[in-house]
Context: one part of a larger RNA
RNA sequence: CGUAGGAGAUUUGAGGGAAUCUGUCCUUAGUACGAGAGGACCGGGAUGGACGCACCUCUGGUGUAGCAGUUGUGGCACCAGCUGCAGGCGCUGCGUAGCUAUGUGCGGAUAUGGAUAACCGCUGAAAGCAUCUAAGCGGGAAGCCAAUCCCAAGAUGAGAUCUCCCAAGCCGCAAGGCUUCUAAAGGUCCCUUGGAGACUACGAGGUUGAUAGGCGCAAGGUGUAAGUGCAGCAAUGCAUUAAGCUGAUGCGUACUAAUAGACCGUGUGG
Numbered sequence: 001c002g003u004a005g006g007a008g009a010u011u012u013g014a015g016g017g018a019a020u021c022u023g024u025c026c027u028u029a030g031u032a033c034g035a036g037a038g039g040a041c042c043g044g045g046a047u048g049g050a051c052g053c054a055c056c057u058c059u060g061g062u063g064u065a066g067c068a069g070u071u072g073u074g075g076c077a078c079c080a081g082c083u084g085c086a087g088g089c090g091c092u093g094c095g096u097a098g099c100u101a102u103g104u105g106c107g108g109a110u111a112u113g114g115a116u117a118a119c120c121g122c123u124g125a126a127a128g129c130a131u132c133u134a135a136g137c138g139g140g141a142a143g144c145c146a147a148u149c150c151c152a153a154g155a156u157g158a159g160a161u162c163u164c165c166c167a168a169g170c171c172g173c174a175a176g177g178c179u180u181c182u183a184a185a186g187g188u189c190c191c192u193u194g195g196a197g198a199c200u201a202c203g204a205g206g207u208u209g210a211u212a213g214g215c216g217c218a219a220g221g222u223g224u225a226a227g228u229g230c231a232g233c234a235a236u237g238c239a240u241u242a243a244g245c246u247g248a249u250g251c252g253u254a255c256u257a258a259u260a261g262a263c264c265g266u267g268u269g270g
Base pairs, nucleotide, nucleotide: 001154005165006164007163008162009161010160011159015151016150017149018148021049022048023047024046025045026044027043033038051107052106053105054104055103059101060100061099062098066094067093068092069091070090071086072085073084074083075082076081112146113145114144119139120138121137122136166269167180168179169178170177171176181267186264187263188262189261190206191205192204193203194202211257212256213255214253215252216251217250218249220246221245222244227240228239229238230237231236
């Protein structure tokens, strides 16, 4: 921009894409078959491999500043305590959320239907026989078309359903024009933001408010803070104290910030 008014939702599916894999074991059954050795079709069940999709409950990884420990050397006058640097975590032990695989769940059917290939047939002439073929009619594959999942009306063939919104006067056959009013439904800007994200887009929200931060409680993490007291010559230990601290998590709470506002979009439509 189009989809012959504008808008908000929900959809149909032309068409396109993805997937389509396979082993072993048990059973049927030591049955059919076979002198024996051996050893099934068909059918039923179990469990794997590879591949794919999703997820983080479990098992792990990461987790750049969540907690703790610790060396050297500086600083805060000293002790204690805290802190800078030692990589663009000094080193080390753990580790929430998130992300993640080696972890977990699921998938290739409950499943099949149609048309076929090679091939196997029925009826059957040409050619009194024979012949699956010439007319006609069946069966038949992991393959083909559907069925499964995803995208999808710019499918210009532009579809469908529901809901919402919009003035009077005059001129004109009409398309339309003029005047005076009006600015709808809805949307955007802007702002707070997110399991969304390069930007954009998408989603949640903007005081009639839990959108983010803060705060409170909780979960989870770390692992018993500082100070003080006691014991010990001291290093240190014990008690107060499952303490103290705590990023991303849950619930709550208007304390802070989403204020105020502006713009687009018209008026019944070939």
This is a predicted structure of a 270-nucleotide part of an RNA (large-subunit ribosomal RNA, domain VI) from Desulfurella acetivorans A63. The source organism's lineage runs through Bacteria, Pseudomonadati, Campylobacterota, Desulfurellia and Desulfurella acetivorans. Rfam family: Bacterial large subunit ribosomal RNA. Rfam links the family to the GO terms ribosome and structural constituent of ribosome. Its mean pLDDT, the model's own confidence on a scale to 100, is 86.